[in-house]
């Protein structure tokens, strides 16, 4: 580098309940759709989510904008096994 219907093993998506947050989200406990990096980096590659709060618009709204988030999106580190 490569990825088996190998071995030892691990991870946990949606939903459900608890706490937690302004949301997105996060966490614990049930739970498996999935993964060979679903292991780590979001303090500086990119992409995406949100919008307490600023910005602005003739405004019960609606545009904009992360100092919040997503690693199960790409990226980039680093690592178990070892069959073709």
């Nucleotide at each position: 580098a490569c990825g088996a219907u190998a071995a030892c093993g691990g991870c946990a998506a949606a939903c459900c309940u608890g706490c937690u947050g302004a949301a997105a989200g996060g966490c614990a406990g049930g739970g498996a759709c999935g993964c060979a990096a679903a292991g780590c980096u979001a303090g500086a590659g990119g992409g995406c989510c949100u919008u307490c709060c600023c910005u602005u618009u003739c405004u019960u709204g609606g545009a904009g904008g992360a100092u919040g988030g997503c690693a199960g999106c790409c990226a980039g580190c680093u690592a178990c096994c070892g069959a073709a």
Model confidence (mean pLDDT): 88 of 100. c-di-GMP-I riboswitch aptamer from Cohnella herbarum, 84 nucleotides, folded computationally. Of the family's consensus pairs, 95% are formed in the model.